[in-house]
RNA sequence: GAGAACAUAGCGCAAAGGCAGCGAAGCCGACUGUGGAUCGGCAGGUGCGGGUUCGAGUCCCGCUGUUCUCC
Numbered sequence: 001g002a003g004a005a006c007a008u009a010g011c012g013c014a015a016a017g018g019c020a021g022c023g024a025a026g027c028c029g030a031c032u033g034u035g036g037a038u039c040g041g042c043a044g045g046u047g048c049g050g051g052u053u054c055g056a057g058u059c060c061c062g063c064u065g066u067u068c069u070c071c
Base pairs, nucleotide, nucleotide: 001070002069003068004067005066006065007064011023012022013021018054026042027041028040029039030038047063048062049061050060051059
């Protein structure tokens, strides 16, 4: 220098254009002599800027970052 993949909750990951979810962590409660385990509940997120669309995490363009391949 060329190409590709990826970016979603503090962490690990889902989500076929139509309510953004799971696990574990966190917080509250139940249970327990205390703690743990277990059970019930709560809170928290789409990297940035544009475009397409009635509607975008998802499709298109650019930027940023990470990883990989080639030279």

Source information
The RNA shown here (transfer RNA) has 71 nucleotides and comes from Paenibacillus mucilaginosus KNP414. The coordinates come from a structure-prediction model, not an experiment, and the mean pLDDT is 83. A source record names the gene trnH5. It matches the Rfam family "tRNA". About the family: Transfer RNA (tRNA) molecules are approximately 80 nucleotides in length. The sequence is in RNAcentral, with records from ENA.